[in-house]
RNA sequence: GCAGAGUAAAUGUGUAUGCGUUAAGUGUCGGGUGAACGGGGAGUUGUCAUCCGAACGAAAAGAUAUCAUCUUGCGGCAUACAGAUUGCAUCCCGCUGU
Numbered sequence: 001g002c003a004g005a006g007u008a009a010a011u012g013u014g015u016a017u018g019c020g021u022u023a024a025g026u027g028u029c030g031g032g033u034g035a036a037c038g039g040g041g042a043g044u045u046g047u048c049a050u051c052c053g054a055a056c057g058a059a060a061a062g063a064u065a066u067c068a069u070c071u072u073g074c075g076g077c078a079u080a081c082a083g084a085u086u087g088c089a090u091c092c093c094g095c096u097g098u
Base pairs, nucleotide, nucleotide: 001098002097003096004095009086010085011084013082014081015080016079017078018077019075020074021073028054029053030052031051032050033049034048035047039093040092041091042090060072061071062070063069064068
């Protein structure tokens, strides 16, 4: 010099347990704060979390020993687990092979 490997994490699927269905949550927009981002360093206009504000907005049905439980659904709901796919924004150094 050339070639290559590796993470955090993200996405969607399945299962289980919950939450909501008297609408929280999810998603969208604006602003503030913070965090993380291959083994090391730096690090964004990207990512995530949280707070404030704004707009939008939903799927309920049935049973019973009948008013509070259960069942079946529904929700871009939450958490855990399983397996799949993708995977350092970028820069420098390092690692493996040659």